[in-house]
RNA sequence: UCCUGGAGAAGGCAAACCCGUGGUAACGCGGGGACGCAAAGCCAGUGCCCUCUGUUUUAUAUGACGGGUCGAACGGUUACCAAA
Numbered sequence: 001u002c003c004u005g006g007a008g009a010a011g012g013c014a015a016a017c018c019c020g021u022g023g024u025a026a027c028g029c030g031g032g033g034a035c036g037c038a039a040a041g042c043c044a045g046u047g048c049c050c051u052c053u054g055u056u057u058u059a060u061a062u063g064a065c066g067g068g069u070c071g072a073a074c075g076g077u078u079a080c081c082a083a084a
Base pairs, nucleotide, nucleotide: 004082005081006080012037013036017032018031019030020029021028022027035071041077042076043075045074046073049068050067051066054065055064056063
């Protein structure tokens, strides 16, 4: 240094829910709150999933564009410590 790990030490993040707020919505942001997390740091790249105001398509449903989701997966990228 890499793999691996999270024993010890130092810490970090923050689910559900509640309040406020933006949005048609999914959902996001801020505060409270902790279920948990060794990347639960970041990236929407791939498909899955969610949404449907607007556009388009279908006889309608729907499909597509658009939007969302990284605490679902794969992938990329960065990082603390070093007992086994």

A computed fold for an 84-nucleotide RNA from a Gammaproteobacteria bacterium, annotated as c-di-GMP-I riboswitch aptamer. NCBI's taxonomy places the organism under Bacteria, Pseudomonadati, Pseudomonadota, Gammaproteobacteria. The sequence was found by an Rfam model in a public genome assembly. The coordinates come from a structure-prediction model, not an experiment, and the mean pLDDT is 79.